Description: This is a predicted structure of a 114-nucleotide RNA (TPP riboswitch aptamer (THI element)) from Gordonia rhizosphera NBRC 16068. It matches the Rfam family "TPP riboswitch aptamer (THI element)". Gene Ontology term of the family: thiamine pyrophosphate binding. The sequence is in RNAcentral, with records from Rfam and Ribocentre. Its mean pLDDT, the model's own confidence on a scale to 100, is 78. The same sequence occurs in records of 2 taxa.
[in-house]
RNA sequence: GACGAGAGACACGGGAGCCCGGGGUACGUCGGGCUGAGAGUGCGGGUCGAGCCCCCGCUGACCGUUGGACCUGAUCCGGGUAAUGCCGGCGAAGGAAGGAUGUCAUCGGUGAAU
Numbered sequence: 001g002a003c004g005a006g007a008g009a010c011a012c013g014g015g016a017g018c019c020c021g022g023g024g025u026a027c028g029u030c031g032g033g034c035u036g037a038g039a040g041u042g043c044g045g046g047u048c049g050a051g052c053c054c055c056c057g058c059u060g061a062c063c064g065u066u067g068g069a070c071c072u073g074a075u076c077c078g079g080g081u082a083a084u085g086c087c088g089g090c091g092a093a094g095g096a097a098g099g100a101u102g103u104c105a106u107c108g109g110u111g112a113a114u
Stems, first nucleotide, its partner, number of pairs: 001107002004104002007101001010098001011065004017034006023053002028048001042058005070095003076089004
């Protein structure tokens, strides 16, 4: 100097579904089950509204930062389930968020000492 591996800090990105029962009617919730790393820790706001129990911001946990976070294609295809974005395919697809520090290993170069 090149390539690679892993680490911590900082920064950044991302998702929160399905089913059953209770409860609620301006409250916006509680319990259980499935998959999963995660299915929401807390706070605030709302122009949403009972065929409903939603949306937004901050935050916690978790995952990811370039082959498997996540999004799109997709109201996709195959299998399976009580049901589902459950599993597989599509898929090294297209998009998507990182630079530095120090450690180790390999290879190459240069110099010094014996």